[in-house]
Context: one part of a larger RNA
């Protein structure tokens, strides 16, 4: 991992309520007893409980009563109950089942370790060479110093046994639940070690790490209370058939618990042409949102005039002048607002009508939920971030399958009772993959836009709109002219159109600026404006706008990549129009199941409904025991194991033949250790 087996709402007591059986203004016995051999059943036993009458704190009165001087008003006055047995459900009990970290008790442990007591043992070898004593020298000295020999101290040094474990290599399912290997530390000491004793868990022992106290110690281990508690996590086992939620509210030492409300669901009752409840339609009202609006408040926040203060600069005892600086007040002018309003919608909201459709309200019994989740629109929070987070209104998902969207809970279409190798649509689709159109008209785009992306650029390209110039010759090109006063005046070393400053006039002429630009030291020179030619456009040629499709902006780290889903594509790309097809569990034909209305009707019809999670109610299949019963099966072959094949809406039911070798079953009632896939289930097998 698999397979088998075993595994989880049980039982007692009250209570409540729903069925059902007794008896009924009553119902009912508890201990306990009687008699029999007994299990037990009968039969007694009315003590006590419920009910019949209340109301008041009570004395008490009573279909009343209590409160009150009365008026009033408060509980009552109608309406059967009791005892059994079932089922739902609650309460206390382990109370669906498995699970703790831990708490307490009584004991068992210092054969490992940590400390301590007794008594015992061990430490090759080799270096240094303390005191102390001799001596000999100095010296006055039996001081004292020096040297020499003795002599043998030390938590001394070197380094084996022996203790250790610091750093590496190995091991890492090991040889070993700590070990080998190579180096390293201590090695007469606060040293190692044998035996024997001793300290004990609320403890004890620690040269002290929370260490160690039998391989796990911030509190051993054994049992035992005890099935401790788990507002947690996980498991909860046959089937079918109606209905079907919540992730709001308030409150909570609450926040992932819980009560009550809401919202499902199963009965009952009440009134049913009402009345409620919804679509639509016609009237009546409340009302300050969206918008507007700045009139008036209220607060923001500009500009302009006016200029009270102020501030700078002059004067300077005082008084004062004076300003292109800031500026209250008020004025003019445009502005903003959720906590501004002289206005004010749509909708929703409340009411009465009408109207179709639809029962509807109360009680009670059983629940579940109280993490919600994306989306669309109205808002706050934030950064007009976020698959954010908080309301509010719809929607879906949750709990919803089918079809699209390549895949994709929340998007779009659309609501699966079952069968069908018929039919038509929805969304999205029609070249291939791939069901259907290489359909039809008409325009755009050359960029693989289509098939990711902003400001902002853009003589790309289609369209349309203003508006110059043009055959009296436009734009472009080519030829030729662009000139004199004058090098305009200042300024400068020069400034001659062309460093810079002012001025920007006149003349000649078809026409030329006191000069566009290149150039020079400064002239010179090349050029433009401007003007004639030359040529000859009705699809002309400049200028402004709009608008439709591109283009640029466009850089990431493992081949292509936002792989348009992919081929591939020049329409199979875009945009207006049009006719087609295909496309879902949707509609609609056929057949067929259950159920609700109706037709006096469970068999016939007609309508209608049957997606579903927690959940609530029906209906029923199997196990395995007991009682009745079938004059039941059965060695002429039970049960159990296999088992084609029939049957039935399932859960299941039968079943030929094989095996197998002794007891089983069908029908009714009754009891329950009554269904397994999941519980890091629990045991066994492989």
């Nucleotide at each position: 991992g698999c397979c088998g087996a075993c595994g989880a709402g049980u039982g007692g007591u009250u209570g409540u309520u729903c069925g059902u059986c007794g008896c009924g203004a009553g119902g009912u016995u508890a201990a306990g007893g009687c008699a029999g051999g007994g299990a037990c059943a009968g039969c007694c036993g009315g003590a006590g409980c419920c009910g019949g009458a209340g109301c008041g704190a009570a004395c008490g009165c009573g279909a009343g009563u209590c409160c009150g001087a009365a008026a009033g008003g408060g509980c009552g006055g109608c309406a059967a109950g009791u005892g059994g047995c079932g089922g739902g459900c609650a309460a206390c009990c382990g109370a669906c089942c498995c699970g703790a970290a831990a708490c307490u008790g009584g004991g068992u442990g210092a054969u490992c370790u940590a400390c301590c007591c007794a008594u015992g043992g061990g430490c090759a070898g080799g270096g240094u060479g303390a005191a102390g004593c001799g001596u000999g020298c100095g010296g006055a000295a039996c001081a004292c110093g020096c040297g020499c020999g003795u002599g043998g101290a030390g938590g001394c040094c070197c380094g084996a046994a022996c203790c250790c474990a610091u750093c590496u290599g190995g091991a890492u399912u090991g040889c070993a639940a700590a070990c080998c290997g190579g180096a390293g530390g201590g090695a007469u000491g606060a040293c190692c070690u044998g035996u024997g004793g001793g300290u004990a868990g609320g403890g004890g022992u620690g040269a002290a790490a929370u260490g160690c106290c039998a391989a796990g110690c911030g509190a051993a281990c054994c049992c035992a209370g005890a099935g401790a508690u788990a507002g947690c996590u996980g498991g909860u086992u046959c089937u079918c058939c109606c209905c079907g939620a919540a992730a709001g509210g308030u409150a909570u030492u609450u926040a992932g618990g819980u009560a009550c409300c809401g919202c499902c669901u199963g009965c009952g009752u009440g009134c049913g042409g009402c009345a409620g409840u919804c679509a639509c339609c016609c009237g009546g009202g409340a009302g300050g949102u969206a918008g507007c609006g700045u009139a008036g408040c209220c607060g923001g926040a500009u500009c302009g005039g006016c200029g009270c203060g102020g501030g700078g600069g002059c004067u300077u005892a005082c008084c004062g002048c004076u300003u292109a600086c800031c500026a209250a007040c008020c004025c003019g002018a445009a502005c903003c607002a959720a906590a501004c309003g002289g206005c004010g919608a749509a909708u929703g909201c409340c009411u009465g009508g009408g109207g179709g459709a639809u029962g509807c309200a109360c009680g009670u019994g059983g629940a579940g939920u109280g993490a919600g989740a994306c989306u669309a629109c109205g808002g706050g929070u934030g950064c007009u971030a976020a698959g954010a987070u908080u309301c509010g209104u719809g929607g879906u998902c949750g709990a919803g399958a089918g079809g699209g969207a390549a895949a994709c809970a929340g998007c779009c279409c659309a609501g699966a009772c079952c069968g069908c190798c018929a039919g038509c649509u929805a969304a999205g689709g029609u070249c291939c993959c791939c069901a259907a159109g290489u359909c039809c008209g008409a325009u755009c785009u050359c960029a693989g836009u289509g098939g990711g992306c902003a400001a902002g650029g853009u003589g790309g390209u289609c369209a349309c709109g203003g508006u110059g110039c043009a055959c009296a010759g436009a734009c472009a090109a080519c030829c030729a002219g662009g000139a004199g006063g004058u090098u305009g005046g200042c300024u400068u070393a020069g400034a001659a159109g062309c460093a810079g400053c002012c001025a920007u006039c006149c003349u000649u002429g078809a026409a030329a600026g006191a000069g566009u630009g290149c150039g020079u030291a400064a002239u010179a020179g090349c050029u433009c404006a401007c003007u004639g030619g030359u040529c000859g456009a009705u699809g002309g040629u400049g200028c402004c706008g709009u608008g439709g499709c591109g283009c640029c902006g466009a850089c990431a780290a493992u081949u292509c990549a936002u792989u348009u889903g992919g081929g591939g594509c020049u329409a199979a790309g875009a945009u207006c129009g049009g006719c087609g097809c295909c496309g879902a569990c949707g509609c609609u034909g056929c057949g067929g199941a259950u159920u609700g209305u109706g037709g006096g009707g469970a068999a016939c019809c007609a309508u209608g409904a049957u997606g579903g999670u927690a959940g609530g109610g029906g209906a029923g299949c199997g196990u395995c025991c007991g009682g009745u019963u079938c004059a039941g099966c059965g060695g002429a072959g039970a049960a159990g194991g296999g088992g084609a094949g029939c049957g039935g809406g399932a859960a299941c039911g039968c079943g030929a033949c094989c095996u197998g070798g002794a007891g089983c079953g069908g029908a009714c009632c009754g009891g329950a250790g009554a269904g397994c896939g999941a519980a890091u289930g629990u045991c066994g097998g492989c």
Large-subunit ribosomal RNA, domain II from a Gemmatimonadales bacterium, 686 nucleotides, folded computationally. The prediction has a mean pLDDT of 85. It matches the Rfam family "Bacterial large subunit ribosomal RNA". Its family is annotated with ribosome and structural constituent of ribosome in the Gene Ontology.